[in-house]
RNA sequence: UAUGCAGGAGAGUGCCUCGGUUUCGUCCGGGGACGCCGAAGGCGCAACUCGCUCGGAAACGCUCAGGCAACAGGACUGCAUA
Numbered sequence: 001u002a003u004g005c006a007g008g009a010g011a012g013u014g015c016c017u018c019g020g021u022u023u024c025g026u027c028c029g030g031g032g033a034c035g036c037c038g039a040a041g042g043c044g045c046a047a048c049u050c051g052c053u054c055g056g057a058a059a060c061g062c063u064c065a066g067g068c069a070a071c072a073g074g075a076c077u078g079c080a081u082a
Base pairs, nucleotide, nucleotide: 001082002081003080004079005078006077007076012034015032016031017030018029019028020027035068036067037066041064042062043061044060048056049055
C1' cells in the first nucleotide's frame, strides 16, 4: 500500500413538480427551490514536521463534489493475510 472482517459521526423520511406503482392506506424514481452536514475526494490557511531552508502537511477552514429515514458510502481505529 492492497484485500477481507468488525466498529464508525453529522445534517429536511420536510416542501413544490413530473412519471411509475397501488390492496387507493401507499411506495419508488427524476427534476426544482430553499434549509442544513463534513469523516469519500478536492481546495485553502498553515497548527504541526525538519537544526534551518526546500519540501511535506491536519481531525482547522471552504463546501466544488458528496451527503441529510433505511440501504449504500464513510475519514479513522482494531485484527488477519499478501
RNAcentral holds the sequence, with entries from MGnify. Glycine riboswitch aptamer from a soil metagenome, 82 nucleotides, folded computationally. The coordinates come from a structure-prediction model, not an experiment, and the mean pLDDT is 82. It matches the Rfam family "Glycine riboswitch aptamer". From the family's description: This family represents the bacterial glycine riboswitch. Rfam links the family to the GO term glycine biosynthetic process.